[in-house]
RNA sequence: CGAGCAGAUCAGACGGCAGCGCGUUAUUACGUGAGGAAAGUCCGGGCUCCACAGGGCAGGAUAGCUGCUAACGGCAGCCGGAGGCGACUUCAGGGAAAGUGCAACAGAGAUAUACCGCCUGAUUCUUCAGGUAAGGGUGGAAAGGCGAGGUAAGAGCUCACCGGCAUGACGGAGACGCCAUGGCCAUGUAAACCCUAUCCGGAGCAACACCGAACGGAACGAUACGUCUGCCCGGCGUGUUCCACAGCGUGGCUGGAGCUGAAUGGCGACAUUCAGUCGAGACAGAUUGCCGUCCUCGACAGAACCCGGCUUACAGAUCUGGUCGCAUC
RNA sequence: GCGGGUGUAGUUCAAUGGCAGAACACUAGCUUCCCAAGCUAGAUACGUGGGUUCGAUUCCCAUCACCCGCUCCA
Numbered sequence: 001c002g003a004g005c006a007g008a009u010c011a012g013a014c015g016g017c018a019g020c021g022c023g024u025u026a027u028u029a030c031g032u033g034a035g036g037a038a039a040g041u042c043c044g045g046g047c048u049c050c051a052c053a054g055g056g057c058a059g060g061a062u063a064g065c066u067g068c069u070a071a072c073g074g075c076a077g078c079c080g081g082a083g084g085c086g087a088c089u090u091c092a093g094g095g096a097a098a099g100u101g102c103a104a105c106a107g108a109g110a111u112a113u114a115c116c117g118c119c120u121g122a123u124u125c126u127u128c129a130g131g132u133a134a135g136g137g138u139g140g141a142a143a144g145g146c147g148a149g150g151u152a153a154g155a156g157c158u159c160a161c162c163g164g165c166a167u168g169a170c171g172g173a174g175a176c177g178c179c180a181u182g183g184c185c186a187u188g189u190a191a192a193c194c195c196u197a198u199c200c201g202g203a204g205c206a207a208c209a210c211c212g213a214a215c216g217g218a219a220c221g222a223u224a225c226g227u228c229u230g231c232c233c234g235g236c237g238u239g240u241u242c243c244a245c246a247g248c249g250u251g252g253c254u255g256g257a258g259c260u261g262a263a264u265g266g267c268g269a270c271a272u273u274c275a276g277u278c279g280a281g282a283c284a285g286a287u288u289g290c291c292g293u294c295c296u297c298g299a300c301a302g303a304a305c306c307c308g309g310c311u312u313a314c315a316g317a318u319c320u321g322g323u324c325g326c327a328u329c
Numbered sequence: 330g331c332g333g334g335u336g337u338a339g340u341u342c343a344a345u346g347g348c349a350g351a352a353c354a355c356u357a358g359c360u361u362c363c364c365a366a367g368c369u370a371g372a373u374a375c376g377u378g379g380g381u382u383c384g385a386u387u388c389c390c391a392u393c394a395c396c397c398g399c400u401c402c403a
Stems, first nucleotide, its partner, number of pairs: 001325003005321006012294007020033005035300001039311002042309005047204004059200005064078005079093001080091004094195002099193002101189003115136002117132006144162002147159003163185001165182004170177002208251003211247001216243005224238005258277008295298001330399007339353004347383001355371005376392005
C1' cells in the first nucleotide's frame, strides 16, 4: 500500500423569533421534552388481579459442557462437526441399538432382495435347482471403505490400516480427549409420531385500585313515621349496610435489576465498592413553524406500565485490535 | 396498546411430505342470420426470504399484508 476479519461509537452542529406537553413558581418567567431501534410482539422478568394442601395426566417450550443473570429460548468461555491459507465464521449440537410410521419415480430389490453376471450340480442342450453382493445397471441412499490372504465362485470368512460401536485405564470441573482390548457393523428421516432430561398456574396497565350523582338489586328491623284502611296482619315508601354503575374522573405513571465515571476481582459475560447525577409521562394524545451561519448536505424511523434480550429496517462517518499478500529498510 | 387468526388461478374453495385440482369467470374455435345457451380446446396460482429433508403448498424460523376480539357512551 492492497485485500479481508472482528468489535465499538455517532445518528448533522450552533444561534434567533414564535408556538406546544409536563414540572416549579404564581402571571411571567425558569427547567425539561423520543430511539438505537421507541418497530415486530418472538422470548424472559418486575408489577397487578384471579386460582392454588400435595401429587399425577394432558399441553407447551428447550436440548453439547461450564458459568453469568432477577429470569431467559439471551450472553460469555470452552468442547465437537462443517467452511476458510489465515484473522475468524457457522451449527434446532440429546436419542434411529425402546417401539411405530414413511422412503414417490427409477430399480430385480428400500431393510429386505438374485435382473444381468460369476460358480456348482442336474439336463430333454436350454432350461431348472442351489450358492454368491466381488462386477454391471437404478437411486439421495444398495449390506462399513481399501488392500492382501482365502474360496468352486464369493463373502469381516481371516488379517493390516482407516471409520464407527462397546468395555476398561489415564487426563480434565465437565462436554470431551487419548491409549489399550474386544467382537464384527448397525440405511436415512425425530423442523414424522415418539422416548429421555429440565422448565412452565392463568390473564394482562383496555391489568388493577380509589372517588362515586341519578337509576337499579340484595339484606336488616319484629321498632319509628307516612300511606293503603278506623283497628290487627300484610304490602309500599322514608332509614341503615352491602353490591353494581356514570365520568374529556383520580391513582397506577415513572427514581429504576437507572445512568455516568473511577477502582478492584474475573480470560470473559458479569460482580462489588466509591463518587457524581435526575434525563418525556400524554389521554383526540406535546417535540412544530419561520429565519441565519457552517459542514462531509443528513438514512431508518416517532414514546403510551416498566425493564433484560432476540429479530427486522437503516444514508453516511469515525475509532480500535487481529489476519493474509506485495514492496522497502 | 394487549390478545388471537388467515394468506393457493380473476373470484370462492380443495389437496396425507411425492405430477397443484374443482366450480364460476376469461380467451379461441364450432353451432346461429345475429346474440344467449350448449359443445370442444387453451391460458392463469401455493404472499416473500431462508432452513430441515433425497424431495416442501404441507414441517420449522424470519418477514410482509389482511381479518377478528378486548376499552366507554352518544